[in-house]
RNA sequence: UCCCGAGAAGAGCAAACCCGGCGGAAGCCGGAGACGCAGAGCCAGUGCCCUGAUCCGGGUAUGAUGUAUCCAACCCGGGUGGGUCGAACGGCCGCCGAA
Numbered sequence: 001u002c003c004c005g006a007g008a009a010g011a012g013c014a015a016a017c018c019c020g021g022c023g024g025a026a027g028c029c030g031g032a033g034a035c036g037c038a039g040a041g042c043c044a045g046u047g048c049c050c051u052g053a054u055c056c057g058g059g060u061a062u063g064a065u066g067u068a069u070c071c072a073a074c075c076c077g078g079g080u081g082g083g084u085c086g087a088a089c090g091g092c093c094g095c096c097g098a099a
Stems, first nucleotide, its partner, number of pairs: 004097002012037002018031005035086001041092003045089002049083003055078006063070002
């Protein structure tokens, strides 16, 4: 220095539930709380995963009318986008030191 990771030391983070706020949702922020974590520090880069308001297409259907179009609401599909690093890989930075 790299790998590694003690029933080591000192610090640190904080799942679920609950409360308040933001969002259409996934989810996020704050409080409270600890299931866990040796990178549970940071990055959404890659492919998964989650969401899908607005938008596009279709269906059902309502209403208007100049009969050829337009259209409320609901459902299905797609998707720019959004989310998750406490899911994998990758990148950046970093504390301690027994075997």
The prediction has a mean pLDDT of 84. The RNA shown here (c-di-GMP-I riboswitch aptamer) has 99 nucleotides and comes from a Deltaproteobacteria bacterium. The sequence was found by an Rfam model in a public genome assembly. NCBI's taxonomy places the organism under Bacteria, Pseudomonadati, Myxococcota, Myxococcia.